[in-house]
Context: one part of a larger RNA
RNA sequence: CUGGGCGUAAAGCGCGCGCAGGCGGUGCCUUAAGUUUGGGGUGACAGUUUCCGGCUUAACCGGGAAAGGACCUCGAACACUGGGACACUUGAGGGCUUCAGAGGGAGACGGAAUUCCGGGUGGAGUGGUGAAAUGCGUAGAUAUCCGGAGGAACACCAAAGGCGAAGGCAGUCUCCUGGGAAGUUCCUGACGCUCAGGCGCGAAAGCCAGGGGAGCGAACGGGAUUAGAUACCCCGGUAGUCCUGGCCGUAAACGAUGACCACUAGAUGUGCGGGGUAUCGACCCCCUGCGUGUCGGCACUAACGUAUUAAGUGGUCCGCCUGGGGAGUACGGUCGCAAGAUUAAAACUC
Numbered sequence: 001c002u003g004g005g006c007g008u009a010a011a012g013c014g015c016g017c018g019c020a021g022g023c024g025g026u027g028c029c030u031u032a033a034g035u036u037u038g039g040g041g042u043g044a045c046a047g048u049u050u051c052c053g054g055c056u057u058a059a060c061c062g063g064g065a066a067a068g069g070a071c072c073u074c075g076a077a078c079a080c081u082g083g084g085a086c087a088c089u090u091g092a093g094g095g096c097u098u099c100a101g102a103g104g105g106a107g108a109c110g111g112a113a114u115u116c117c118g119g120g121u122g123g124a125g126u127g128g129u130g131a132a133a134u135g136c137g138u139a140g141a142u143a144u145c146c147g148g149a150g151g152a153a154c155a156c157c158a159a160a161g162g163c164g165a166a167g168g169c170a171g172u173c174u175c176c177u178g179g180g181a182a183g184u185u186c187c188u189g190a191c192g193c194u195c196a197g198g199c200g201c202g203a204a205a206g207c208c209a210g211g212g213g214a215g216c217g218a219a220c221g222g223g224a225u226u227a228g229a230u231a232c233c234c235c236g237g238u239a240g241u242c243c244u245g246g247c248c249g250u251a252a253a254c255g256a257u258g259a260c261c262a263c264u265a266g267a268u269g270u271g272c273g274g275g276g277u278a279u280c281g282a283c284c285c286c287c288u289g290c291g292u293g294u295c296g297g298c299a300c301u302a303a304c305g306u307a308u309u310a311a312g313u314g315g316u317c318c319g320c321c322u323g324g325g326g327a328g329u330a331c332g333g334u335c336g337c338a339a340g341a342u343u344a345a346a347a348c349u350c
Base pairs, nucleotide, nucleotide: 004321005320006319007304008303012318014201015200016199017198021194022193023192025088026087027086029084030083031082033081034080035077036076037075038074039073040072041071042070048066049065050064051063052062053061054060091191092188093187094186095184096183097182098181099180103177104176105175106174107173108172109171110154115149116148117147118146119145120144121143125136126135162169163168206247207246208245209244210243211242215241216240220236221235222234223233258317259316260315261314262313263312266295267294268293269292270291271290272289273288274287275286276285299306300305323350324349325348332343333342334341335340
């Protein structure tokens, strides 16, 4: 390199947008670049294969013939691919009518609880644990009532539920805004799929600047436990957790399963639509579209299992793997304030 692979053995980029590139629906006409076919030319010498010959043989050498990836040129064919022209509607997109939703951004507001502060009542404990102790408390704690301050998170509803490309998203209301689904044959007429580079988004922790700080709480201090206890348990507690702006760019970023299209038994639940039947209406029942679960057959699989939301059967495009360790490391490059990220070896060894 080929072959074979990528749910769990090595292997799907965390996710999207998208240029180049690759691939591309139906009908008809045309062209003849690819394609197929015929003729001609080239494919030097040497070499290779083969036949004959020369050195005693062989290697070696001389001569004849053949083969040779491919290329050029002339003519022909037109199914397929490509180019050109016209048309089409099922792919794609749009309009209209509806629908659901913690989708995103900004602002305002609300109640419960914790903590703290002030005041009242009250008078000895409280707190914590396996048991304790540190801690708090007669300078009046805990408990209880009233008032106030402040920050963070939103019980029940809540679900195997919903939305989002992923990360993720949950009190209520308002404004701005993205996406999705159904119905409708009203519009455009292949406008599509994928995507190396590139660009953007990207949990938590961490970093920079300025705020904020109730609770929790790395580090740290103390009390226990223990042989020890740099832990698990307890009392405290700083960064941080929160907000604004800017970085970082990682994760078991998981469905450990790339995107898109077509096809291939069913059963049952659920969310949101449409239709039918019935009805005063709804429920029920039936059909159907999109999403989301469970069970299960063919098929597949090393097995486990997957199974119309495929890991089945096919197609297009991208990414990735190639024994274990060394190592996701060194060096170099790029990025970053740093932490580090990314790209990514070899010696050696089994």